[in-house]
RNA sequence: AGGGCAAACCCAUCGAAAGAUGGGGACGCAAAGCCUCCGGUCUACGGGCACGGCGACGAUCGCCGGAAUCUAGGAUAGCGGGGCUGCCGAA
Numbered sequence: 001a002g003g004g005c006a007a008a009c010c011c012a013u014c015g016a017a018a019g020a021u022g023g024g025g026a027c028g029c030a031a032a033g034c035c036u037c038c039g040g041u042c043u044a045c046g047g048g049c050a051c052g053g054c055g056a057c058g059a060u061c062g063c064c065g066g067a068a069u070c071u072a073g074g075a076u077a078g079c080g081g082g083g084c085u086g087c088c089g090a091a
Base pairs, nucleotide, nucleotide: 004029005028009024010023011022012021013020014019027078033084034083035082037081038080039079040076041075042074046071047070048069051065052064053063054062055061
């Protein structure tokens, strides 16, 4: 210098949620390009523990219920680390 991406927010869609995708829109980003290998953080459909009710009576099993709590198979690459790739200029 040429440019690139696109936060919050709004609309639509997907999802249990976190969140994602598309459109609008720019807070910012020299890798805010791609990848969950490591750590952190977010969510809890599902599963576990506990509680209550009912059934059974031999054992502490089965079913139902709501809240709390624990747990990624989920998410975050614009939370860091790491891997790969990469424009221009100086050099």
This is a predicted structure of a 91-nucleotide RNA (c-di-GMP-I riboswitch aptamer) from a soil metagenome. Rfam family: c-di-GMP-I riboswitch aptamer. Rfam's curators write: GEMM was predicted in a large-scale screen for bacterial structured RNA regulatory elements.